[in-house]
A computed fold for a 73-nucleotide RNA from a Minisyncoccota bacterium, annotated as transfer RNA. The same sequence occurs in records of 4 taxa. The sequence is in RNAcentral, with records from ENA.
Formats: sequence, C1' cells, structure tokens
RNA sequence: GGGCCGGUAGCUCAGUUGGUAGAGCGCUGCAUUCGCAUUGCAGAGGUAGAGAGUUCGAUCCUCUUCCGGUCCA
Repeated sequence: GGGCCGGUAGCUCAGUUGGUAGAGCGCUGCAUUCGCAUUGCAGAGGUAGAGAGUUCGAUCCUCUUCCGGUCCA
C1' cells in the first nucleotide's frame, strides 16, 4: 500500500430483502428475608464509530473517513 471482517445500552451480542432498536449480564426501586443471597415485579439507560448522499422514510443502500482484527505484498 491492497483485500476481507467488525464498530448497536456500562459489558457480551442479536436484529433488519429500508418503516423508526431488543436480549442476557450489570444498575435502580419495590416485594420476599432477622439480614444477605436467590427469586418475582417494575424502571432507567443507545441521535446505531464520524460525516455526506439517495429516499416520503436509513442501524440497513452508496461514497468518504476513523478505530480494531485478519490475510497478501
């Protein structure tokens, strides 16, 4: 320098042939307990790495760019 894969909640990840984002763990509150743990219920938390374009509408399609991994030179 070039090819490919990935970047989504605090962490690990899912999703979508374009229709407005979810799970587990974690966190907060309540119940349960003498108390803790467990369990149950409820809740908070993400402008989807960044920017631009196409579109009525973009996490998804296109372009540029940043970061990580991997392969080739």

Lineage of the source: Bacteria > Bacillati > Minisyncoccota. Rfam family: tRNA. It is annotated as a transfer RNA.